Small-subunit ribosomal RNA, central domain from Viscum album, 351 nucleotides, folded computationally. Lineage of the source: Eukaryota > Viridiplantae > Streptophytina > Gunneridae > Viscum. Rfam family: Bacterial small subunit ribosomal RNA. The coordinates come from a structure-prediction model, not an experiment, and the mean pLDDT is 86. RNAcentral holds the full RNA, with entries from SILVA.

[in-house]
Context: one part of a larger RNA
């Protein structure tokens, strides 16, 4: 390089966004001849290999001839396919109207339950807590009960197989401020496209750093217990963190273990947005088209399991990535980082 793969077997970066790069839609006419083609030729030493034919008594061997494919140059020629130069469409793609759903995003108001603390009032031996118990808190008046103060952090029920968002994610009430999709219509641009190396931007949770806050929960870390022992599971206490604010930090079984995008391929159900019809006093259902999310299920595909118009099926295009198990996601250099770690990445040797 050709070929093979990447849902569970070794392989899809966590996701997105874009520069090179290599892929790219219809039509009519045009140039022009890179790519492809198709004629002659010019060269690729000799041996070797093919093929033919005699010689060496076979035959390896060795001689005369000569061909074929291949690269790699020149003329000439054709122009249907790629590619170029103009031209033109409207489906791929965006913009603009129009009308709705939606925990998307970051900011700001405001709320009630629950929980614990304080201080009061009633009242007077129990409370907690477990399988049993004890550590524990209490007559200096606890639990329990009633009114009041504060203060943190979550936000019942609607809640769904449900919504939305690139992924992480996102849910208690108003507001303005915003990003994105769908649906209708079909006005506008006219291939403006999809992919994407390298590079940006966000990245759950833990732990870092500096102020702030600290209610409950709780790594550690003390105490009771259990038990042969118990550096654990059970109970009681509890630092750190868990929350805000502004750095840093780039990992997750960061998962649909399935890489984006397009087009094609049975049928029949379910829910969630819109839109059109039909219906009715007026609604909803039920019918259709479309955009997404669900369970089944054919053909096909597949080791099987499973997938199956949301494909792991039929096809096309980039990119990443894999190649026996361990040594090793390691050393060691070398980036970035406050650290912690992270990224990139072997070999010796051994089954």
């Nucleotide at each position: 390089u050709u070929g093979g793969g990447u849902g569970u077997a070794a392989u899809a970066c966590a996701u997105u966004u874009c520069u090179g790069g290599g892929u790219g839609g219809a039509u009519u006419u045009u140039u022009u001849a890179u790519g492809a083609u198709c004629a002659c030729u010019g060269u690729c030493a000799a041996a070797u290999c093919c093929c033919a034919g005699g010689g060496a008594u076979c035959a390896a061997c060795a001689c005369u001839a000569g061909a074929a494919a291949g690269g790699u140059g020149g003329u000439g020629g054709a122009a249907a396919c790629u590619a170029c130069c103009a031209u033109u469409c409207u489906g791929g793609a965006g913009u603009a109207c129009g009308a709705a759903a939606g925990g998307g995003g970051a900011a700001g108001u405001g709320g009630g339950a629950a929980u614990u603390u304080c201080a009061g009032g009633u009242g007077g031996a129990g409370c907690g807590g477990u399988g049993a118990a004890a550590u524990g808190a209490u007559c200096a008046g606890a639990g329990a009960u009633c009114a009041g103060a504060a203060a943190g952090a979550a936000c019942a029920c609607c809640a769904a197989u449900g919504a939305c968002a690139a992924a992480a994610g996102c849910a208690c009430u108003c507001u303005g401020c915003u990003a994105g999709g769908c649906c209708a219509a079909c006005a506008c641009u006219g291939a403006c496209a999809g992919u994407g190396a390298c590079a940006g931007a966000c990245g759950a949770a833990a732990g870092c750093u500096a102020g702030g806050g600290g209610a409950g929960u709780g790594a550690a870390u003390g105490g009771g217990a259990u038990u042969a022992g118990a550096u654990a599971c059970c109970c009681c206490a509890g630092u750190a963190a868990u929350c805000c604010u502004a750095u840093a930090c780039a990992u997750a079984a960061a998962u649909g273990a399935u890489u984006a995008a397009u087009a094609c391929u049975a049928c029949a159900u379910g829910c969630u947005g819109c839109a059109c019809a039909u219906a009715u006093c007026g609604a909803a259902a039920c019918g259709u088209g479309u955009a997404g999310u669900g369970a089944u299920g054919u053909a096909g595909c597949u080791a099987a399991c499973a997938c199956a118009u949301u494909a792991u099926g039929u096809a096309u295009c980039c990119c990443g990535c894999c190649a026996g198990g361990g040594g090793a996601g390691u050393a060691u250099g070398u980036u970035a980082a406050c650290a912690a770690g992270a990224a990139u990445a072997a070999a010796a040797c051994u089954c």